[in-house]
This is a predicted structure of a 252-nucleotide part of an RNA (large-subunit ribosomal RNA, domain VI) from Roseomonas sp. HF4. Its Rfam family is "Bacterial large subunit ribosomal RNA". Its family is annotated with structural constituent of ribosome and ribosome in the Gene Ontology. Model confidence (mean pLDDT): 91 of 100. It was read from a public genome assembly.
Context: one part of a larger RNA
RNA sequence: UGUUGGAGACUUGAGAGGAUCUUUCCCUAGUACGAGAGGACCGGGAAGGACGCACCUCUGGUGUACCGGUUGUCGCGCCAGCGGCACCGCCGGGUAGCCAAGUGCGGAAUGGAUAACCGCUGAAGGCAUCUAAGCGGGAAACCAGCCUCAAGACGAGGUCUCCCUAAGGGUCGUGGUAGACCACCACGUCGAUAGGCCGCAGGUGAAAGCUCCGCAAGGAGUGCAGCCGAGCGGUCCUAAUCACCCGAUAGA
Numbered sequence: 001u002g003u004u005g006g007a008g009a010c011u012u013g014a015g016a017g018g019a020u021c022u023u024u025c026c027c028u029a030g031u032a033c034g035a036g037a038g039g040a041c042c043g044g045g046a047a048g049g050a051c052g053c054a055c056c057u058c059u060g061g062u063g064u065a066c067c068g069g070u071u072g073u074c075g076c077g078c079c080a081g082c083g084g085c086a087c088c089g090c091c092g093g094g095u096a097g098c099c100a101a102g103u104g105c106g107g108a109a110u111g112g113a114u115a116a117c118c119g120c121u122g123a124a125g126g127c128a129u130c131u132a133a134g135c136g137g138g139a140a141a142c143c144a145g146c147c148u149c150a151a152g153a154c155g156a157g158g159u160c161u162c163c164c165u166a167a168g169g170g171u172c173g174u175g176g177u178a179g180a181c182c183a184c185c186a187c188g189u190c191g192a193u194a195g196g197c198c199g200c201a202g203g204u205g206a207a208a209g210c211u212c213c214g215c216a217a218g219g220a221g222u223g224c225a226g227c228c229g230a231g232c233g234g235u236c237c238u239a240a241u242c243a244c245c246c247g248a249u250a251g252a
Base pairs, nucleotide, nucleotide: 001152005163006162007161008160009159010158011157015149016148017147018146021049022048023047024046025045026044027043033038051106052105053104054103055102059100060099061098062097066093067092068091069090070089071086072085073084074083075082076081110144111143112142117137118136119135120134164251168246169245170244171243172188173187174186175185176184193239194238195237196235197234198233199232200231202228203227204226209222210221211220212219213218
């Protein structure tokens, strides 16, 4: 911008894309077959590999805004306690998120029409012949079936509801299940959208201060303490204030 008034939802699926893999073992059965050695078709079941999609409960990785330990040095007047710098100083762990090595799932079944091929009936050609008329069977290939996109499918589709007293949308603000910007999604006081605060989960691992014990290093008690980012909830304390703009007048 179009889709022949405008709008909000929900859809149909022309068409397009993705996927399409495979091994081993067991049963049937040491059966059929075979002198033996060996050893099935058909059918049923169980484990895998690679690949793909999703996810984070578990196992782990990362986690420079979390916690702890520790070296040197500088600073906060000193002690104690802290902070800066040194690759996050180094080291040990680690929430959310992201992730795989972790977890779940997938390839199918089934139908249609076929290839080689196998047939039925059957003449030309009194026989024979799967073919000439006619009718079956038959592949991971083909068309559906599974997943995704999809009406700019200009052949621009459909359904429901609303509006012309406009319906509705946007600007702006708080944000994230979204994200380079935009877009998308949630919320804006008729409010839990984010922050704060409170509680919980989770992480770290037993704070400081004080008391006691020890000459001291240090230890014990208070006390599974203190601290704690993103997680789960609660609560209007803070900020989403106020407002403006677009959108018409019934649709050749």